A computed fold for an 86-nucleotide RNA from Domibacillus sp. PGB-M46, annotated as c-di-GMP-I-GGC riboswitch aptamer.
[in-house]
RNA sequence: GGAGACAAAGGCAAACUUAUCGAGAGGUAAGGACGCAAAGUUACAGAUCCUAAAGCAAUUGUGCUCGGAUGGCUGUGCUGCCGGAU
Numbered sequence: 001g002g003a004g005a006c007a008a009a010g011g012c013a014a015a016c017u018u019a020u021c022g023a024g025a026g027g028u029a030a031g032g033a034c035g036c037a038a039a040g041u042u043a044c045a046g047a048u049c050c051u052a053a054a055g056c057a058a059u060u061g062u063g064c065u066c067g068g069a070u071g072g073c074u075g076u077g078c079u080g081c082c083g084g085a086u
Stems, first nucleotide, its partner, number of pairs: 004082001011036002016031006034072001040078002043076004047070004054065004
C1' cells in the first nucleotide's frame, strides 16, 4: 500500500410502535434491531416518489412546468474509525 477475517473495540439503526410536524411524499424524538465497512457527507449527474400553493393547457377527469421528498436507490467527488487473521 492492497484487502476487510466465523477475531476484538467502538459506531449506525430497517420493519414496527408511540408522540409530534407536513396537503402529501416524508421529517424529527423515544423505544426497537432487519441489516451496514463508509448505512459518514449530499457537492454534482441520474433514478424513484409527492402535487397543497403558483404558472400553462384543458372535454374540469387531469396533464405539464415550477416546487418538494428519499443518501438504508445508482454513479462520481470529498472525508474517516478499528485491527493485523489472510

Notes
The organism belongs to Domibacillus, within Bacteria.